RNA sequence: AGGGAGAUAGUUCAGUGGUAGAACAUGGGAUUGUGGUUCCUAAGAUCAGGGUUCGAUUCCCUGUCUUCCUA
Numbered sequence: 001a002g003g004g005a006g007a008u009a010g011u012u013c014a015g016u017g018g019u020a021g022a023a024c025a026u027g028g029g030a031u032u033g034u035g036g037u038u039c040c041u042a043a044g045a046u047c048a049g050g051g052u053u054c055g056a057u058u059c060c061c062u063g064u065c066u067u068c069c070u071a
Base pairs, nucleotide, nucleotide: 001070002069003068004067005066006065007064010024011023012022013021018054026042027041028040029039030038047063048062049061050060051059
């Protein structure tokens, strides 16, 4: 310099135009002599800007960052 992939919860990941989910972690509660395990419950996120659309995490454009390949 050219090209590909990616950015969603504290972390690891789903989600192919119509209510944004799971696991682990965290707070509260139950159980337990205590702790752990187990169970219930709560809070918590779409990288930024613009466009298309009745409606965008999803489609398009630009930017930023990460990563891989080539040189």